[in-house]
RNA sequence: GCCCUGUUAGCGCAGUGGUAGCGCAUGUGACUUCUAAUCAUAAGGUCGCGGGUUCGACCCCCGCAUGGGGUU
Numbered sequence: 001g002c003c004c005u006g007u008u009a010g011c012g013c014a015g016u017g018g019u020a021g022c023g024c025a026u027g028u029g030a031c032u033u034c035u036a037a038u039c040a041u042a043a044g045g046u047c048g049c050g051g052g053u054u055c056g057a058c059c060c061c062c063g064c065a066u067g068g069g070g071u072u
Stems, first nucleotide, its partner, number of pairs: 001071007010024004018055001026042005048064005
């Protein structure tokens, strides 16, 4: 240089064009003499950046950034 692949909540990950979700963690409440565990509930996201296609994009196309792998 070229090819493949990842980038989504604090962390780990789902989500194949039509309302962005799960687990853990966190806050609050219940339970408990207290704590832990358990249960309920809440908050938390410019979906890496820019552009394009489309009525509509996390999803398709192009470029860029960054991590991983392959190849000369």
A computed fold for a 72-nucleotide RNA from Kwoniella mangroviensis CBS 10435, annotated as transfer RNA. It matches the Rfam family "tRNA". About the family: Transfer RNA (tRNA) molecules are approximately 80 nucleotides in length. The family's RNA type in Rfam is transfer RNA. It is recorded under the gene name tRNA-Arg-TCT-1-1. The same sequence occurs in records of 2 taxa.